[in-house]
Context: one part of a larger RNA
RNA sequence: UUGGGCGUAAAGAGCUCGUAGGCGGCUUGUCGCGUCGAAUGUGAAAUCCCGUGGCUCAACUGCGGGUCUGCAUUCGAUACGGGCAGGCUAGAGUUCGGUAGGGGAGACUGGAAUUCCUGGUGUAGCGGUGAAAUGCGCAGAUAUCAGGAGGAACACCGGUGGCGAAGGCGGGUCUCUGGGCCGAUACUGACGCUGAGGAGCGAAAGCGUGGGGAGCGAACAGGAUUAGAUACCCUGGUAGUCCACGCUGUAAACGUUGGGCGCUAGGUGUGGGGGACCUCUCCGGUCUUCUGCGCCGCAGCUAACGCAUUAAGCGCCCCGCCUGGGGAGUACGGCCGCAAGGCUAAAACUC
Numbered sequence: 001u002u003g004g005g006c007g008u009a010a011a012g013a014g015c016u017c018g019u020a021g022g023c024g025g026c027u028u029g030u031c032g033c034g035u036c037g038a039a040u041g042u043g044a045a046a047u048c049c050c051g052u053g054g055c056u057c058a059a060c061u062g063c064g065g066g067u068c069u070g071c072a073u074u075c076g077a078u079a080c081g082g083g084c085a086g087g088c089u090a091g092a093g094u095u096c097g098g099u100a101g102g103g104g105a106g107a108c109u110g111g112a113a114u115u116c117c118u119g120g121u122g123u124a125g126c127g128g129u130g131a132a133a134u135g136c137g138c139a140g141a142u143a144u145c146a147g148g149a150g151g152a153a154c155a156c157c158g159g160u161g162g163c164g165a166a167g168g169c170g171g172g173u174c175u176c177u178g179g180g181c182c183g184a185u186a187c188u189g190a191c192g193c194u195g196a197g198g199a200g201c202g203a204a205a206g207c208g209u210g211g212g213g214a215g216c217g218a219a220c221a222g223g224a225u226u227a228g229a230u231a232c233c234c235u236g237g238u239a240g241u242c243c244a245c246g247c248u249g250u251a252a253a254c255g256u257u258g259g260g261c262g263c264u265a266g267g268u269g270u271g272g273g274g275g276a277c278c279u280c281u282c283c284g285g286u287c288u289u290c291u292g293c294g295c296c297g298c299a300g301c302u303a304a305c306g307c308a309u310u311a312a313g314c315g316c317c318c319c320g321c322c323u324g325g326g327g328a329g330u331a332c333g334g335c336c337g338c339a340a341g342g343c344u345a346a347a348a349c350u351c
Base pairs, nucleotide, nucleotide: 003323004322005321006320007305008304012319014201015200016199017198021194022193023192025088026087027086028085029084030083031082033081034080035077036076037075038074039073040072041071042070048066049065050064051063052062053061054060091191092188093187094186095184096183097182098181099180103177104176105175106174107173108172109171110154115149116148117147118146119145120144121143125136126135162169163168206247207246208245209244210243211242215241216240220236221235222234223233258318259317260316261315262314263313266296267295268294269293270292271291272290273289274288275287276286277285278284300307301306324351325350326349333344334343335342336341
């Protein structure tokens, strides 16, 4: 609980879809619900305000007027909001023609490298560090050549480059599939925006069942370092990392910036498309337009930093959230989960 706010001070839900609700383009007619005007009734008295009177004054009090911002009925107005009926095309969508892309899913597949196995050559070291040691090696290692096995990740291209709502997505081919952008304007005719609840998606780690296991590597063991060293460094190494299905539902899930629409100087680079001109064959160049991603910068904003047509500027609509620090994102209760835990969420006390 009014108000003021939410990039960094407390505060934007991780993201999307969408129910109720809130809000909603241009135009015609109609109704007169909201809205506005008038009249009537009512709105007890006291209180309150104004005027005036009574107690010697005042407090107190008598009288008159006003107020009582309201409600009901009747009559009237119809701009705006609303209901109903009709029309429109600038919002939104559909269609057609193009187009870029690591968008998603499945299947198949390639080369480099690490490790391991077998064989050849070959001999005493290798490895590792600040220096060492643990470790590996005459049962032949390291090095090197050939062959084989297996798993995981995809060098160069690669780019403040691309795609996606977010999480995220990168070797290649095929199949299935979502969205975007540009152009044409053929069609629909406000079908829109937001979105409490709700539903779905959601990195890593973790959990369940079954596989897989090369490298890396929590835990663990050993070697060092050290006063100690439950670490940093080294040698090993189990879960895990990978796959399938199911669960978990969190994050510095960050642009620490919710979504939509409109408006408000420019400059420059880059991705995708269209148009005009020059060249006219290409390579291209200039101008322009739509759309995305960056940098710089005016007005304006900001406590400053900074933001600045991708706004944190100027406005409107809808949602979420904040309200001193600690206690505490905790306790209790409820819901969810196999568990770990998640969501919701206090108080005493204290400064």
A computed fold for a 351-nucleotide part of an RNA from an uncultured bacterium, annotated as small-subunit ribosomal RNA, central domain. Rfam family: Bacterial small subunit ribosomal RNA. The full RNA is in RNAcentral, with records from Greengenes.